[in-house]
RNA sequence: UCUUAUCCAGAGCGACUGAGGGACUGGCCCAGUGAAGUCGCGGCAACCUCCUCUUGGGGAAGGUGCCAAUUCCAGCGGGAUCGCAAGGUCUCGGGAGAUAAGG
Numbered sequence: 001u002c003u004u005a006u007c008c009a010g011a012g013c014g015a016c017u018g019a020g021g022g023a024c025u026g027g028c029c030c031a032g033u034g035a036a037g038u039c040g041c042g043g044c045a046a047c048c049u050c051c052u053c054u055u056g057g058g059g060a061a062g063g064u065g066c067c068a069a070u071u072c073c074a075g076c077g078g079g080a081u082c083g084c085a086a087g088g089u090c091u092c093g094g095g096a097g098a099u100a101a102g103g
Stems, first nucleotide, its partner, number of pairs: 001103007012041005020030003024075004042067003047063002049059004071096001076093007
């Protein structure tokens, strides 16, 4: 960098440390009642993987991943609806991103 799949579920404590973090932009949040990071322990999930009576069901040792908020919401385009308008609400598709497996 490309392909495919998934993204409204689920799961946190401690130690060290000390101001940022939620990808980007805007919004809105989280944060000295301790952010991010590192380490330890724990947990969730089930992509790879294992079993099976295989449109399904089950397991979790190992390789990853994950453990505030739907991927926190929106961003581009369409539709419905409310409104004089600005704009609001709902919805469909797309984009971007994340993770896995493969190239």

The RNA shown here (SAM riboswitch aptamer (S box leader)) has 103 nucleotides and comes from a soil metagenome. The model forms 97% of the base pairs in the Rfam consensus. The coordinates come from a structure-prediction model, not an experiment, and the mean pLDDT is 87. The sequence is in RNAcentral, with records from MGnify.